[in-house]
């Protein structure tokens, strides 16, 4: 001086995700307490349950029902969230080929 190996320290660079579909869960269900509206109305707050499950537990349309009282009902359509699978977009990197230049 060169190469190789191991270890330590410091610095630099990059770091990216999004959307959709499907499956499972859950039936956007059930139940309770308090309050509110009243046929131009039918809600609000809270608790529980349901999921090998966090969260959510509502909205709209149509029809019914309630003769003014405290109680809603049915049908249809709609998701969100958790997990898994798949697809696409975008970004980055590498390889191969072609062209140009050196």
């Nucleotide at each position: 001086u060169a190469c190789g190996a191991a270890c330590u320290u410091a610095c630099u660079u990059a770091u990216a995700u999004c959307u959709c579909u499907c499956a499972u869960a859950u039936a956007u269900c059930u139940c309770c307490g308090g309050g509110a509206a009243u046929a131009u109305g039918g809600c609000c707050c809270g608790a529980a349950c349901g999921u090998u499950u966090c969260u959510a537990c509502c909205c709209g349309a149509u029809a019914a029902c309630c003769g003014u009282a405290a109680a809603u009902u049915a049908u249809c359509g709609g998701a969100c969230u958790a997990u898994g699978a798949g697809a696409g977009a975008a970004a980055g990197u590498g390889c191969a080929c072609c062209c140009u230049u050196u």
Purine riboswitch aptamer from Sporosarcina sp. BI001-red, 102 nucleotides, folded computationally. Rfam family: Purine riboswitch aptamer. Gene Ontology term of the family: purine nucleobase biosynthetic process. Rfam describes the family as follows. Riboswitches are metabolite binding domains within certain messenger RNAs that serve as precision sensors for their corresponding targets. Allosteric rearrangement of mRNA structure is mediated by ligand binding, and this results in modulation of gene expression. The coordinates come from a structure-prediction model, not an experiment, and the mean pLDDT is 76. The sequence was found by an Rfam model in a public genome assembly.